This is a predicted structure of a 676-nucleotide part of an RNA (large-subunit ribosomal RNA, domain II) from Leptocylindrus danicus. Its mean pLDDT, the model's own confidence on a scale to 100, is 83. Rfam family: Bacterial large subunit ribosomal RNA. Lineage of the source: Eukaryota > Stramenopiles > Ochrophyta > Leptocylindrales > Leptocylindrus.

Context: one part of a larger RNA
RNA sequence: GCCUGCGAGUUAGUGAUGCGUGGCGAGGUUAACCCGUGGUGGGGGAGUCGUAGCGAAAGCGAGUCCGAUAAGGGCGUGAGUCGCGUGUUCUAGACCCGAAGCGGUGUGAUCUAUCCAUGGCCAGGAUGAAGCGUCGGUAAGACGUCGUGGAGGUCCGAACCCACUUCAGUUAAAAAUGGAGGGGAUGAGUUGUGGAUAGGGGUGAAAGGCCAAUCAAACACCGUGAUAGCUGGUUCUCCCCGAAAUGCAUUUAGGUGCAGCGUUGAGUAAAAGUUUUAUAGAGGUAGAGCUACUGAUUGGAUGCGGGGGCUUCACCGCCUACCAAUUCCUGACAAACUCCGAAUGCUAUAAAAUGUUUCUCAGCAGUGAGGGCAUGGGUGCUAAGGUCCAUGUCCGAGAGGGAAAGAACCCAGACCAUCAGCUAAGGUCCCCAAAUAUAUACUAAGUUGAAUAAACGAGGUUUGACUGCCCAGACAGCUAGGAUGUUGGCUUGGAAGCAGCCAUUCAUUUAAAGAGUGCGUAACAGCUCACUAGUCGAGCGGUCGAGCAUGGAUAAUAAUCGGGCAUAAGUAUAUUACCGAAGCUAUGGACUUGUAAAAGUGGUAGGGGAGCAUUGUAGUUGUGUAGAAGGUGAACUGUGAGGUUUGCUGGAACGGCUACAAAAGAAAAUGUAGGC
Numbered sequence: 001g002c003c004u005g006c007g008a009g010u011u012a013g014u015g016a017u018g019c020g021u022g023g024c025g026a027g028g029u030u031a032a033c034c035c036g037u038g039g040u041g042g043g044g045g046a047g048u049c050g051u052a053g054c055g056a057a058a059g060c061g062a063g064u065c066c067g068a069u070a071a072g073g074g075c076g077u078g079a080g081u082c083g084c085g086u087g088u089u090c091u092a093g094a095c096c097c098g099a100a101g102c103g104g105u106g107u108g109a110u111c112u113a114u115c116c117a118u119g120g121c122c123a124g125g126a127u128g129a130a131g132c133g134u135c136g137g138u139a140a141g142a143c144g145u146c147g148u149g150g151a152g153g154u155c156c157g158a159a160c161c162c163a164c165u166u167c168a169g170u171u172a173a174a175a176a177u178g179g180a181g182g183g184g185a186u187g188a189g190u191u192g193u194g195g196a197u198a199g200g201g202g203u204g205a206a207a208g209g210c211c212a213a214u215c216a217a218a219c220a221c222c223g224u225g226a227u228a229g230c231u232g233g234u235u236c237u238c239c240c241c242g243a244a245a246u247g248c249a250u251u252u253a254g255g256u257g258c259a260g261c262g263u264u265g266a267g268u269a270a271a272a273g274u275u276u277u278a279u280a281g282a283g284g285u286a287g288a289g290c291u292a293c294u295g296a297u298u299g300g301a302u303g304c305g306g307g308g309g310c311u312u313c314a315c316c317g318c319c320u321a322c323c324a325a326u327u328c329c330u331g332a333c334a335a336a337c338u339c340c341g342a343a344u345g346c347u348a349u350a351a352a353a354u355g356u357u358u359c360u361c362a363g364c365a366g367u368g369a370g371g372g373c374a375u376g377g378g379u380g381c382u383a384a385g386g387u388c389c390a391u392g393u394c395c396g397a398g399a400g401g402g403a404a405a406g407a408a409c410c411c412a413g414a415c416c417a418u419c420a421g422c423u424a425a426g427g428u429c430c431c432c433a434a435a436u437a438u439a440u441a442c443u444a445a446g447u448u449g450a451a452u453a454a455a456c457g458a459g460g461u462u463u464g465a466c467u468g469c470c471c472a473g474a475c476a477g478c479u480a481g482g483a484u485g486u487u488g489g490c491u492u493g494g495a496a497g498c499a500g501c502c503a504u505u506c507a508u509u510u511a512a513a514g515a516g517u518g519c520g521u522a523a524c525a526g527c528u529c530a531c532u533a534g535u536c537g538a539g540c541g542g543u544c545g546a547g548c549a550u551g552g553a554u555a556a557u558a559a560u561c562g563g564g565c566a567u568a569a570g571u572a573u574a575u576u577a578c579c580g581a582a583g584c585u586a587u588g589g590a591c592u593u594g595u596a597a598a599a600g601u602g603g604u605a606g607g608g609g610a611g612c613a614u615u616g617u618a619g620u621u622g623u624g625u626a627g628a629a630g631g632u633g634a635a636c637u638g639u640g641a642g643g644u645u646u647g648c649u650g651g652a653a654c655g656g657c658u659a660c661a662a663a664a665g666a667a668a669a670u671g672u673a674g675g676c
Base pairs, nucleotide, nucleotide: 001676002675003674004673005672006671011092012091013090015089016088017087018086019085020084021083022082023081024080027049028048029047033043034042035041053060054059063075064074065073066072095233096232098230102223103222104221105220106219107218113197114196115195116194117193118192119191120190121189122187124156125155126154127152131148132147133146135144136143160184161183162182164181165180166179167178168177199215201211202210203209236611237610238609239608240607241606246259247258248257249256250255260367261366262364263363264362265361266360267359271356272357273354274353275352276351277350278349279348280347281346287340288338289337294334295333299329300328301327305323306322307320308319309318310317370395371394372393373392374391375390376389377388378387379386400411401410402409415589416588417587418586420585421584422583426579427578428577429564430563431562435576437575438574439573440572441571442570448566449565456551457550460548461547462546463545464544465543466542467541468540469539477535478534479533480532481531483508484507485506488502489501490500514529518527519526590601591600592599593598612665614662615661616660617659618658619657620656621655622654623653630649631648632647633646634645635644636643637642
């Protein structure tokens, strides 16, 4: 992992409360117990619920209490009760499985920690302490030499003990090992046997270590089915309706209470609800405005006042390219500004449409983690698939078509069937159903072809408007000229058109020629331009827009429009066909609501309704050795759970109907037992 069996809303209560149903009914009913049977029988009225309430009470009473009150208000003012079934609830383990833990009583020191008693063990080699002796030495000593001696948590190194490194192993050979090295190895050594210490306790050269593969409190059993606002699981079918992820509160935030939203039943109708239209209202948002306030604010005019300077013994006074009030002109701002001011929305009234959708009561819930998109806002960076509100919508709980693929984007709400038709969004060259459609333009970048991109740049190209020059010859090209006063003045080492400054930058000769447009020189020189003539012969320039292209253009595995690919099969405008969905229509069928006509039938949590199957009991009625149940195939049948018939197998029991009772339905729980 698979198969088979088992596996979760039960039971009790003379507890509570609804609904259904039955008996009796202003009454209903017995309990213990007694008698007794064929029997669910007979007795038993104690008790209990109801029949009257109100008040603290005296008390009064369809009323009563408060009150001075005949006011006003509170609570009351004709149906129950006993069974059965069922929904929910309470108390119990209370739908099932699941803790870590807490307590009690015991069992453990054959592992291991420390200790006690009594024993064992440590190859071999090395070093050579004290002491002692000889000799030297001394006044005697000290001291020295050579021997002897054999000390040591001494040295090297097996057994033995340990576990520092590395490799292997890691469903291991092993629930801690193996290989190669390593440390200690007469000691705080190691080891055998026997014994001691016990769970908030022991023991610990101390690591929270160890106390039988278990230790921040062992193990076994019991309290115990501890508790679990937590996770998981919770078994047949069909039909009707169908949510919420919000508000308030919470030692509350992943829980719960009340409300909101769902469902089921009952009830009321003077009418409610919803939509549209009309009328009448309240309001201060969007917008707008501000010499209409509060505040902020651009430029200008005026210049109270101040600063600075001058002057004076002082007071005055004068000046000022400084700051600047008020006022005026001008421009413009505000969630906490408003002289103004919509659209929507809200309230009321009237009419119309719809037809119970509204409201009240009662039973039962679930929800109280929401999410995307659009719009109006807060926050953030006018960041986020961010976060917090509001309005709408969809997903959630919604299938189908389109967007290559996609919860919520576009279209559209799936009762079933059909080899019928029409459309939506979106498409029509091929993949791929339908136009290689029609007309006119644009693009040359594979731009583009359903995600992107800016400032800025650019004789890309198409087009529009305005404007200048032009056969008295434009624009471009070519030929020629482009001079003189003068090297203008100043400055400067120099400054001659061309470093810089100044200027009525003039004047002359001219067809024309700047006191010079740009190169260039140290300065000149030189080249060139403006300007002019000739040649040529028809258009040539400038500015501002619009369309499509172009550069700017940069992300992490190899690219791509979904692909092929396309010069249209791209882009723009217009038009006509066609394709295209579970939409709509057609035909047939099922069910629900409804008198009918007709309408409806997506669905999670959840509410309600109707059924199927299993086991047993009672009654009734049947089948079976001419083959029951069970097993395994087949056919038929029902919307479904299922049912019927039959072949083979099997070899003795088993069905139908009615009613009742449940150990009453498995694919899931890291479920459980067995098997493979």